Annotation: A computed fold for a 1380-nucleotide RNA from a metagenome, annotated as small-subunit ribosomal RNA.
């Protein structure tokens, strides 16, 4: 709401009924029968199928309502009606349960519910839905079981319902499932119990494969629902049910009450980080309903993310002036790049209009969706990142920066030229991505089954016995769990692999096949292998007969030495070391005699010898006793090998107890050394070293090599035994077994090495390794008396730690061998005054480099030089080229300023042309550029020094070695020498070394001006000869070569120079030149004056002179070479004491000059031991000369003056013959200026034994922890930062148990006096079964006390460890590391 109603039609409660136990989340728990995969039943089962049977008569209530009423509310009381398929009795029983042990029988119990629709007046007939009992049947579930299923033993014992039994009681159903009594079992090393961690599977990812990791999406199981506990209800139990406890949360009126997204969106908080509070039941599913229908955040679409996976696009083609522009450049030019522009095309994609689905099997129905998809038009239109470019590893250059800033997967870039950072430009990679983080698999044979090792790299237990396990000879007969094989059944689906198929491909999907390890009954097979029985003799034991030993234990015994004591001799030392001293001794040592006490150890024998399981063991007897070997071949009949765990022995130090106690000798005293010296050497010395008895249980306990069996070339020893042969003989000589050692074949080995004693080759079976440090350490158990042994880790933190073996280099390892190394010897240097140089110090400056420097660059600083310093000037520049523009200037002459540089003025150009004008040269002005002795020799070239005039350094080929590499080049002899000889797997060459070259000493040819007056010949020049060990003796390997001799001017390279090998030292030089980069640019460049490079407390270094008589001084006399001169060398001659001036011959120079060329020397003279007649500094005076100019600052001359200094500390330096010394002389440089340097000559010694030593080098060979090579490497205390860890009085806390106390819900038991409808009895009251509320009791979450237990955190202090820049102290270790 319509109807007058009856009613009907909606919407709502509330009764019933089925569903809420699915579907949908989640992985906390759980190591579990939870899962997988194969069985097994004492079991239940709604809805569904199918068969066969019922559904009859009755009865009592309650909800909604309707009256009151409590409370904020949530809910919830009293009262009073009704109904049903809801409840209850009853009746029947095809079954079904039960019982009579089992069949059969019998007996006793057990049911139900009606509704719809048709025909018919009705009785009654059909039909559909339903309801009961039962029966099978599917499809669920339940319980049991076998095999599988992560770490930890630093968790080894664990269990009281714990194993079993009987009974009882409980379940849907079988049990300690529960309860009561009995019994004492039950698990466990095949890993219980405890702790850790984990949901398991199919499957994913990974890998050739086994194998490892995982377990998102999907599926299948389990498990969980806010924690914890109940139960209840049902066919089945509880995400959106209940009932109690806690914890959080919300609501209140403070009395009470409500919640539970690990459904679906959504929101918050945490986080690196994870979606839309969408659409639909259209389709698949699922609940419910006869059905219509309704529900359904299961599903099915859609949205959001590049979270994967897959297609697919940003176009395509022509197009060189290779544009612009970037980048780069050797400035030529390369690259971006046909790339762009530019022309032509095209329409995937996009935009717009049109049409327009399948998905819906008979009808209706599409969320998606106006979507795939299809047709028309537009227009190249709308669309590219990110990564990396040193190596691994594909892809370079420029810039910027400058151990900074930064990269960084390992390895490592970055300290001025970064392909490593940062930016650019170009390349290389993938591509709507891309890289990076993170995680697992791979590589990694790096956990080793498939597929490692263990002598020295990590790794064999110290070494035996030995239970459990593993493994095990021959024969033969049986058995079949191992084994194999066929079929059969499972391994769900989904993925994987194939073939076919649907979306335009694919990615996704659809269908069929295939494949899968491993399970199960049954069956076969009998070889191997197991069982179980006979049996054998070779393995193994045994008996027998010999045989060897330091094999053990216990007891006796000897000598020799040491040391003590006595004693006697003796008389000043001893003892000790590298050299001393403590020490001992005149109180009498040492030394020597003699006696004598004690302990401990056993010389020769003695071995690369024996023995034993290792440690080990050593005078000599005797007793006890252990194992071996070999010969025999008569017993035993696999009794065997190994061995987790155990058990036992087990050096030396050590610790207890009680002994000894001579020597030795920790610690410790004392003497030495030393910078110290808690050390190495001395002198003493206490434990202990030695015996008993018990502990320790350890070592480089080694052959760094576990045990046993078995096979695989010889050879030489040596210890036992056995045989043969021969023999006088067992003397030799074979064969043989079991021990011990050496080489060395094959094979192995990373290499060194090992090889019948394997580290070869197989077999069993144990142990053990898995990068270095931390660390064999903490912690926790064992053990021990203790020390302290055994097990045995993490946290941090390195990029290596480590084995062999190579080549160097080093060694206070070795061998051999060189050099003025050392050693003989001369002269010197260090000490003196001077001069040079150089640190130093000083200055405005004292430029500046070089230190394998220091008389070097500098073979010549007053200015200049020059580079420093102050001042004063220029700025296209002092000097180079070009180009614009401008002027005729510059030059020159003069004049003014100035310290000058410089700045200002005056006069004056050439050259071509008629002229305009061009050129030239100069000046200004400007562009571009010049200019830097300004940095970087650690960017470079060129030169150079060193090792070194050492005698070394390589190479091809070839040969050995996995390979670095070796050989050759090593070895024997020689030699200045990698020089030769000879041998050699090497044969050969190169660069060095010698020769070739220059000088120089003898000699001939030939030229020769200036030589020499001529000629020869000296000389002077060219060019030749001369010398080779050729010859002769000796020696050696008939070698190579050495010694000696002849001749010879010269003998073994005749002297002397030139000549420096692969390399070293980031050696020297950027200032001699060149040069890449960097810097500066009116300055870091030029120019100019004057001052510095020349300072002066000191120190070094080269060098002069010199201390004096081998000498000064004076007079006299003599004899060189080499060289130089024209802007130069300068003669005669004059003057000057002299420096030197004056002159001007001569000379471009074998002519003249320097330059008569010397000087030391030889004669004569003086001096006479003195700081001098020695030295000659300093300093005054007067001059010379160069030069514009000598004050800062030349030289030389004269006259005065007239210092230190009397031969020189520690130390050092030359030089082996025409050398050292000693004397001069001359040149470069230069205007001057030499004690410097380079060169010449004269005069002219000594000495060498020799290679131990000093330095250096060269072969060889040994060690190495070095390789920036010993000027290396490296260890420990301290002291500092940091990091982590361990202990620690304690304190805070998780976990999981245990004793006791308390105890909610509940279910169970009991009681139920209070209440109480169906059923009996009764007319009735009222009573009886029988329920309930309520009480108590047992279990019982969960609270609480309490002591332990175990994991954690933190904790003053406190160990040690680690890693840290250039800290301190030493100086342990690598070489004989200076003490192996």
């Nucleotide at each position: 709401g319509c109807g007058c109603a009856a009613g009907c039609a909606g919407g709502g409660a509330g009764u019933g009924g089925c569903g809420g136990a699915c579907g949908g989340g989640u992985g906390a728990g759980u190591a579990a029968c939870a899962c997988u995969u194969g069985g097994g039943u004492a079991u239940c089962u709604a809805c569904c199928g199918u068969g066969a049977g019922g559904u009859g008569a009755g009865g009592a209530a309650u909800a909604c309502c309707g009256g009151c009423g409590a409370g904020a509310a949530a809910u919830c009381g009293c009262c009073g009606a009704c109904a049903a398929g809801a409840c209850c009795g009853u009746a029947u029983a095809c079954g079904c349960u039960c019982a009579g042990a089992c069949c059969a029988c019998u007996g006793a119990g057990c049911a139900a519910a009606g509704c719809c629709c048709c025909c018919g007046c009705a009785a009654g007939g059909g039909g559909g839905c339903g309801c009961c009992a039962c029966a099978c049947g599917g499809g669920g579930a339940g319980c049991c079981u076998g095999c599988g299923u992560c770490c930890g033993a630093u968790u080894a014992g664990c269990c009281a319902g714990c194993u079993g039994g009987u009974g009882g009681g409980g379940u849907a159903a079988g049990a300690g499932c529960u309860c009561a009594c009995c019994a004492g079992g039950g698990c466990g090393a095949c890993g219980a119990u405890c702790g850790g961690u984990a949901g398991c599977u199919g499957g994913u990812c990974u890998g050739a494969g086994a194998g490892g990791a995982c377990g998102a999406u999907c599926a299948g199981c389990c498990a969980c629902a806010c924690u914890g506990g109940g139960a209840u209800u049902g066919a089945g139990a509880a995400c959106g049910g209940c009932c109690c406890a806690g914890a959080c949360u919300c609501c209140u009126a403070c009395g009470g009450g409500g919640g539970g997204c690990a459904g679906c969106a959504g929101u918050g908080a945490g986080g690196a980080a994870u979606u839309u509070u969408c659409g639909u039941c259209a389709a698949u599913g699922g609940g419910g309903g006869c059905a219509a229908c309704c529900c359904u955040g299961a599903a099915c679409g859609a949205g959001c993310a590049a979270c994967g996976c897959c297609g697919c696009g940003u176009g395509c083609a022509g197009g060189a002036a290779g544009a612009a522009g970037g980048u780069u450049u050797u400035c030529g030019g390369a690259u971006c790049g046909u790339a762009a522009a530019c022309u032509g095309c095209u329409u995937u994609u996009c935009u717009c209009g049109g049409g327009g689905a399948c998905g819906a099997g008979a009808g209706c129905g599409g969320a998606c969706g106006g979507u795939a998809c299809c047709c028309g038009a537009g227009g190249a239109a709308u669309c590219a990142g990110c990564c990396c470019c040193g190596g691994c590893u594909a892809a370079c250059u420029a810039c910027g920066u400058g151990c900074c800033a930064g990269c960084a997967g390992c390895c490592g870039c970055g300290g001025u030229a970064a392909u490593a950072c940062g930016u650019a430009g170009g390349g290389g990679g993938c591509a709507a991505g891309c890289g990076u983080u993170g995680u697992c698999c791979g590589g990694a044979g790096u956990u080793a089954c498939u597929g490692g090792g263990c002598g020295u790299a990590a790794a064999g237990c110290g070494c035996a016995c030995g239970c459990a396990g593993g493994c095990g000879g021959u024969u033969c007969u049986u058995u079949c769990a191992g084994u194999u094989c066929a079929a059969c059944g499972u391994g769900a689906c989904a993925g994987u692999c194939g073939u076919c198929g649907g979306c335009u491909c694919a990615a996704c999907u659809g269908a069929c096949g295939a494949a899968g390890g491993a399970c199960g009954a049954g069956g076969a097979a009998g070889a191997c292998g197991g069982g179980a029985g006979a049996a054998c003799u070779u393995g193994a034991g045994g008996g027998c007969u010999u045989c060897a030993g330091a094999g053990g234990g216990a007891c006796a015994c000897g000598g020799a030495a040491u040391u003590c004591c006595g004693g006697g001799u003796g008389g000043a030392g001893u003892g000790g070391u590298g050299a001393a001293a403590u020490g001992c001794g005149u109180a009498g040592a040492u030394a020597u005699c003699c006696g004598g006490a004690g302990g401990a150890a056993c010389a020769c024998c003695a071995a690369c010898a024996g023995c034993g399981a290792a440690g080990g063991c050593a005078g000599u007897g005797u007793c006890c006793u252990g194992g071996g070997a070999a010969g025999u071949c008569g017993c035993u009949g696999a009794c065997g090998c190994u061995c987790a765990g155990g058990u036992g022995c087990g050096a030396a130090a050590g610790c207890c107890a009680g002994g000894g106690g001579a020597g030795c000798g920790a610690a410790c005293g004392g003497g030495a050394u030393u910078a110290g010296a808690u050390a190495c050497c001395c002198c003493g010395g206490u434990a202990g070293u030695c015996c008993u008895g018990g502990c320790c249980g350890u070592a480089a306990a080694c052959g760094a090599u576990g045990a046993c069996c078995a096979c695989c070339a010889g050879g030489c020893g040596u210890g036992g035994g056995g045989g043969g042969u021969a023999u006088c003989g067992a003397c030799c000589c074979c064969c043989u077994c079991c021990g011990u050692g050496c080489c060395g074949g094959a094979g192995c080995u990373a290499a060194c090495g090992c090889g019948g004693u394997a580290a070869g080759u197989g077999g069993u079976c144990c142990g053990c390794c898995u990068g270095g440090g931390g660390a064999g350490u903490a912690c926790g158990g064992u053990c021990g008396c203790a020390a302290g042994a055994u097990u045995a880790a993490a946290a941090c933190u390195c990029a290596a730690a480590g084995g062999a073996a190579u080549u160097g280099a080093c060694g206070g390892g070795g061998a051999c061998c060189c050099g003025c190394a050392c050693a003989a010897g001369c002269a010197g240097c260090g000490g003196a005054g001077c001069g040079u140089g150089u640190g130093g110090u000083u200055u405005a400056a004292u430029u500046c480099g070089a230190c394998a420097a220091c008389g070097c660059g500098a073979a010549g600083a007053a200015c200049c030089u020059u580079a420093c310093c102050a001042g004063g000037g220029u700025u296209u520049g002092a000097c180079a080229u070009g180009c614009c523009g401008u002027c005729g200037c510059a030059g020159c002459u003069c004049u003014c300023u100035g310290a000058g540089a410089g700045g200002a003025g005056a006069g004056u150009c050439c050259c071509c042309g008629c002229a305009a004008g061009g050129g030239g040269c100069g000046g200004c002005g400007g562009c571009a550029c010049a200019g830097g002795u300004g940095c970087u020799g650690c960017a470079u070239g060129g030169c150079u020094g060193u090792c070194g005039u050492c005698a070394g350094c390589u190479c091809g080929u070839g040969u050995c070695g996995u390979g670095a590499g070796a050989u050759g080049u090593u070895g024997g002899g020689u030699u200045a020498a990698g020089u030769c000889c000879c041998g050699c797997a090497a044969c050969g060459a190169g660069c060095g070394c010698a020769a070739c070259c220059c000088u120089u000493g003898u000699c001939g040819u030939c030229g020769g001006u200036u030589a020499u007056c001529g000629g020869u010949g000296u000389c002077c020049g060219a060019g030749g000869a001369g010398a080779c060990u050729g010859c002769c003796a000796c020696g050696a390997u008939c070698a190579a070569c050495g010694u000696g001799g002849a001749g010879g001017a010269a003998g073994g390279c005749g002297g002397g120079g030139a000549u420096g090998a692969c390399g070293u030292c980031a050696a020297g030089u950027c200032a001699g030149c060149a040069c890449g980069g960097c810097c500066c640019u009116u300055a870091c460049a030029u120019c100019c004056u004057g001052g510095g490079c020349g300072a002066c407390a000191c120190a070094c270094a080269c060098g002069c002179u010199a201390c004096a008589a081998u000498g000064g001084u004076c007079g006299g006399g003599a004899c060189a070479a080499c060289g130089g001169g024209u802007c130069g060398c300068c003669a005669a001659c004059c003057c000057g004491c002299g420096a030197g001036g004056g002159g001007g011959a001569g000379c471009c120079a074998a002519u003249c000059c320097c330059a008569g060329c010397a000087a030391a020397c030889c004669c004569g003279a003086u001096c006479u031991c003195a700081g001098u007649u020695c030295a000659g500094a300093u300093u005054g005076c007067a001059g010379g000369c160069u030069g514009c100019a000598a004050c800062u600052c030349g030289c030389c001359u004269g006259c005065a003056u007239g210092a230190a200094g009397g031969u020189g500390g520690a130390g050092u330096u030359g030089c082996u013959a025409g050398u050292a010394a000693c004397c001069g002389u001359g040149a470069g440089u230069c205007a001057g200026c030499a004690c410097a340097u380079c060169a010449c000559g004269g005069u002219g010694a000594a000495u060498a034994c020799g290679u131990u030593c000093c330095c250096g080098g060269g072969u060889c060979u040994u060690g190495u922890a070095c390789a920036c090579a010993c000027c290396g490497c490296c260890c420990g205390u301290c002291a500092c930062a940091c990091c982590a860890c361990g202990a620690a009085a304690g304190u805070c806390g998780g976990c999981a148990a245990c004793c006791c106390c308390u105890g909610a819900a509940g279910c169970c038991g009991c009681c139920g006096g209070g209440c109480u409808a169906a059923c009996c009895c009764g007319u009735g009251a009222g009573g009886g079964a029988g329920g309930c509320a309520g009480g108590c009791g047992u279990c019982g979450a969960g609270g609480g006390u309490g002591g332990g237990g175990u994991c954690g955190g933190u904790g003053a202090u406190u160990g040690g460890g680690g890693u840290g820049a250039a800290g301190u102290c030493g100086g342990a270790a690598c070489a004989a590391g200076g003490u192996a």

Rfam family: Bacterial small subunit ribosomal RNA. Gene Ontology terms of the family: structural constituent of ribosome and ribosome.